[in-house]
RNA sequence: AACUUAUCAAGAAAGGUGGAGGGAUAUGGCCCUUAGAAACCUUAGCAACCCCAAGAGGUAGGUGCUAAUUCCAGAUAGUAUUAUCAAGAUAAGAG
Numbered sequence: 001a002a003c004u005u006a007u008c009a010a011g012a013a014a015g016g017u018g019g020a021g022g023g024a025u026a027u028g029g030c031c032c033u034u035a036g037a038a039a040c041c042u043u044a045g046c047a048a049c050c051c052c053a054a055g056a057g058g059u060a061g062g063u064g065c066u067a068a069u070u071c072c073a074g075a076u077a078g079u080a081u082u083a084u085c086a087a088g089a090u091a092a093g094a095g
Base pairs, nucleotide, nucleotide: 003093004092005091006090007089008088013043014042015041016040017039021032022031023030027073028072029071044066045065046064049062050061051058052057070087074085075084076083077082
C1' cells in the first nucleotide's frame, strides 16, 4: 500500500526559523497568502478514537486536529431537501 469497523455541519492559534507558495490527487471553480505560503520548532488550545473510571464522567499518557462542510464538484434514486455509494482524512483493529 491493500482489508475491517466507527466518525467527518461542531470545536480550537500565538511566537520563532523560513521565504513563495498553499487549500489530498487530476481538471475546473472559489478562496488563503510578501499585512509572510509550505515545512520545521516552541508554547497554548480543541476534541474524546485509544486510555482512565463501576458509572456519571475525566484528560496524566498515545494519536489526531486548531480558514472556509472533507472549501465546492463524482455515481445511483429523487424536482429539490435528502439517502446510499465512491474518493479522501482520522482512530482502533486484523494480517

This is a predicted structure of a 95-nucleotide RNA (SAM riboswitch aptamer (S box leader)) from a Flavobacteriales bacterium. The sequence was found by an Rfam model in a public genome assembly. Its Rfam family is "SAM riboswitch aptamer (S box leader)". The family has 457 seed sequences and 9,625 matches in Rfam 15.1. Taxonomically the source falls in Flavobacteriales (Bacteria, Pseudomonadati, Bacteroidota, Flavobacteriia). The prediction has a mean pLDDT of 84.